Annotation: Predicted 3D model of a 476-nucleotide part of an RNA (small-subunit ribosomal RNA, 3' major domain) from an uncultured bacterium.
Context: one part of a larger RNA
RNA sequence: UGACGGGGCCCCGCACAAGCGGUAGAGCAUGUGGUUUAAUUCGAUGCAACGCGAAGAACCUCCCAUCCCUUGACAUCCAGAGAAGCGACUAGGGAUAGACGUGUGCUUUCGGGAUCUCUGUCACAGGUGGCACAUGGCUGUUGUCAGCUCGUGUUGUGAAAUGGUGGGUUAAGUCCCGCAACGAGCGCAACCCCUAUCCUUAUUUCAUAGCGCGUAAUGGCGAGAACUAUAAGGAGACUGCCGGUGAUAAACCGGAGGAAGGGGGGGACGACGUCAAGUCAUCAUGCCCCUUACGGGAUGGGCCACACACGUGCCACAAUGGCAAGUACAGAGGGCAGCAAUUCCGAGAGGGGGAGAGAAUCCCACAAAGCUUGUUGUAGUCCGGAUGGGUGUCUGCAUCUCGUCUCCAAGAUGUCGGAAUCGCUUGUUAUUGUAGAUCAGAAUGAUACGGAGAAUACUUUCCCGGGCCUUGCACA
Repeated sequence: UGACGGGGCCCCGCACAAGCGGUAGAGCAUGUGGUUUAAUUCGAUGCAACGCGAAGAACCUCCCAUCCCUUGACAUCCAGAGAAGCGACUAGGGAUAGACGUGUGCUUUCGGGAUCUCUGUCACAGGUGGCACAUGGCUGUUGUCAGCUCGUGUUGUGAAAUGGUGGGUUAAGUCCCGCAACGAGCGCAACCCCUAUCCUUAUUUCAUAGCGCGUAAUGGCGAGAACUAUAAGGAGACUGCCGGUGAUAAACCGGAGGAAGGGGGGGACGACGUCAAGUCAUCAUGCCCCUUACGGGAUGGGCCACACACGUGCCACAAUGGCAAGUACAGAGGGCAGCAAUUCCGAGAGGGGGAGAGAAUCCCACAAAGCUUGUUGUAGUCCGGAUGGGUGUCUGCAUCUCGUCUCCAAGAUGUCGGAAUCGCUUGUUAUUGUAGAUCAGAAUGAUACGGAGAAUACUUUCCCGGGCCUUGCACA
């Protein structure tokens, strides 16, 4: 000087407390461990692994079994031959092997050349093989915590200190005052984006107040540019104003005006470093290793197994509910190998057919909870839907292992969950649907979007984590 203390002082955080709702019990979905297996490919392992890489394993696939290839599926060079390509046949599980027909292109100084195919040789290709403790890049975490440093000066023999301590204040090393310090840099804040109000400009595919036309009805039409909306530019908020507190400071408290008030709300943005944290399987890369195989092709299987254990979720146990009928209101997205209306068929998943729109125009697209009426009457039920049985649908070369969805019948555990533990402070929790990414098909996941919309916070004693100062120290 640091680190550490079941030392001290001060302060902060959904850290506790005050509340609301969960998890842990049941069933299922999904990930992991374990076990099993020919293989159940590999990685991730306290917080910071476990709905994680994977924004989507029937083939594609790395793993296993079997059948094949060896300059190779791919790249460059050399030599020789042929153009290439197209069609159909035989054997085989296929990769592949064999045989047949068709076809002779472009350019030329007529030697050849360019592209492509086959054969051969040598250099080489190839490796999701190993090492993240050889690395780059990227990422997590501490932590959006308020810290981390330097120059000159000064103090000390020196390691170092001072500045960064102190008094206030702040979300903040934020600012003020004081001070042997005076300044500066990386962080904080601001500059960027969205959102809340207004103005100007623009007015189609959007909207329709007044005027006119028309209809069974509707901005349906003319028209105009008010409103809304869209999208470009501005205005606006700065403790600016008033009062109080304070040290005459910084600032805090209250008020006015205002759409908004003291960081308005949200996002992007992550200092010096830490964990030899994670990733050699995105990619790149050093070294090592394989080279008729640890490379390459194919068929089938596996990643989906199942005495069990754990994590994360979904759906329930019902009447603030279930079921039936009627009826209302969003936002944000996507659409040409795609979205598909009206219509016809089907009980339904869906099928036929196809208007329209590359989209403020057409379509996906009915939002759901809600509201109205009826029924049910506390039951393992008109709750709940697992599970296996039957019948179909769609996607796709193909759904047996191993996909989604429909209908019929059947109807399990479950009556609110032990110890323990998690999330959340306002448009938040709880609740309710919608959309797109990946994607042929395949979400209860992750991401985005709106609808309706709570309770509580006395406080810092205590638990956890963190920051400043100080003290002890047998640690470095």
Model confidence (mean pLDDT): 85 of 100.